Transfer RNA from a Clostridiales bacterium, 72 nucleotides, folded computationally. NCBI's taxonomy places the organism under Bacteria, Bacillati, Bacillota, Clostridia, Eubacteriales. Model confidence (mean pLDDT): 82 of 100. The sequence was found in a public genome assembly. Its Rfam family is "tRNA".
RNA sequence: UCCUCCUUAGCUCAGCGGUAGAGCAUUCGGCUGUUAACCGAAGGGUCGUUGGUUCAAAUCCAACAGGGGGAG
Numbered sequence: 001u002c003c004u005c006c007u008u009a010g011c012u013c014a015g016c017g018g019u020a021g022a023g024c025a026u027u028c029g030g031c032u033g034u035u036a037a038c039c040g041a042a043g044g045g046u047c048g049u050u051g052g053u054u055c056a057a058a059u060c061c062a063a064c065a066g067g068g069g070g071a072g
Base pairs, nucleotide, nucleotide: 001071002070003069004068005067006066007065010024011023012022013021018055026042027041028040029039030038048064049063050062051061052060
């Protein structure tokens, strides 16, 4: 320098162009003589950044940033 993949909740990850989700973690409640386990609920997101396409973008396109792999 070139090619390719990834970037979404505190962590690990889903997510057909049409309401952003799960597990774990956190908080509260239930159960229990108590704790753990188990059950229920709640909070937590400018979807890496900036533009573009579209009635509508996490999703499609471009550039940039960060990270993984490969080629020279």